[in-house]
Predicted 3D model of a 207-nucleotide RNA (Group I catalytic intron) from a Betaproteobacteria bacterium.
The coordinates come from a structure-prediction model, not an experiment, and the mean pLDDT is 81.
RNA sequence: CAGCGGACUCAUAAAAUUUGUGCCAUACGAUAGGAAACUUUGUAUGGGAUGGUGUCAAAUUCGGUGAAACCUGACGGCAGCGAUGCACAAGGCAAUACCGAGCGAAGCUUAGUGUGAAAGCACUUUGAACGUGUAGAGACUAGACGGCACCCACCUAAGUCGCGAGAUAUGGUGAAGGUAUAGUCCAGGGAGUGGUGAAAGCCACAC
Numbered sequence: 001c002a003g004c005g006g007a008c009u010c011a012u013a014a015a016a017u018u019u020g021u022g023c024c025a026u027a028c029g030a031u032a033g034g035a036a037a038c039u040u041u042g043u044a045u046g047g048g049a050u051g052g053u054g055u056c057a058a059a060u061u062c063g064g065u066g067a068a069a070c071c072u073g074a075c076g077g078c079a080g081c082g083a084u085g086c087a088c089a090a091g092g093c094a095a096u097a098c099c100g101a102g103c104g105a106a107g108c109u110u111a112g113u114g115u116g117a118a119a120g121c122a123c124u125u126u127g128a129a130c131g132u133g134u135a136g137a138g139a140c141u142a143g144a145c146g147g148c149a150c151c152c153a154c155c156u157a158a159g160u161c162g163c164g165a166g167a168u169a170u171g172g173u174g175a176a177g178g179u180a181u182a183g184u185c186c187a188g189g190g191a192g193u194g195g196u197g198a199a200a201g202c203c204a205c206a207c
Base pairs, nucleotide, nucleotide: 008022010020011019023047024046025045026044027043028042029041030040032039033038051151052150053149054148055147056146061101062100063099064098065097066096070092071091072090077086078085079084102132103131104130108127111124112123113122114121115120136186138185139184140183141182142181152174153173154172155171158170159168160167161166192205193204194203195202196201
C1' cells in the first nucleotide's frame, strides 16, 4: 500500500536505524575487447522489470586454498577498592569464492571401425564449453534458475544486397538463487550421559 497476498536473492538478528553476501537498473567514471550494440570493471542511489517450446539426467571420486556478518574471547594489556568492564590476538560457525587430478548424459568437434547401393545407423576416440568435487553426514525421485536444439521480443549493422532511402545477424540483451532447487527419507533440533576445550563449539552413545 483499503484488506488478503506480496516485497530481486541467500544467510544473520529478534533489541535497535539489524548486519553481511550475490544480482540487476540508473547516474558518473575506468580501461581491456569489439565496426557498433554490447561485454569487463569502480563508486553512489535504488529494487519497478527479468520471454517461450522441446530435449538430457550421466558422472556424482581423491585432495587442497580462501571467506563477510554472527558467536566466544582463556593467558597477557588497560580501567576499577572490588565485583567486573574495554579492546586485541586467537578460537568457532558459516552465506559461499575457488584450485589440482580423475570422471560425465544429450549436443558440438578431431580421427577411425562396423554395416549399408546410398541416405543414414551403431560403436570407439581427440578437444572445447559446462557439470561433478561443492547438502545438514548423507540416500532416492524429478526437472530447472543447469547443458543442448529451436522460437519470440528488443538493440546494433562489420559483411552482404540496393542508384539511393534503406534491408539483413553468422553480433548482442532478455539477472542472480542448484555449495541440494521441488519433494520423499535419514540426520539435526528438545532433553540425557561421556570426551575435548577457557568459552563458543566439536565428537560419540543411547532414548
Its Rfam family is "Group I catalytic intron". The literature on the family includes a 1996 paper in Science by Cate et al., "Crystal structure of a group I ribozyme domain: principles of RNA packing". From the family's description: Group I catalytic introns are large self-splicing ribozymes. They catalyse their own excision from mRNA, tRNA and rRNA precursors in a wide range of organisms. The sequence was found by an Rfam model in a public genome assembly. Lineage of the source: Bacteria > Pseudomonadati > Pseudomonadota > Betaproteobacteria.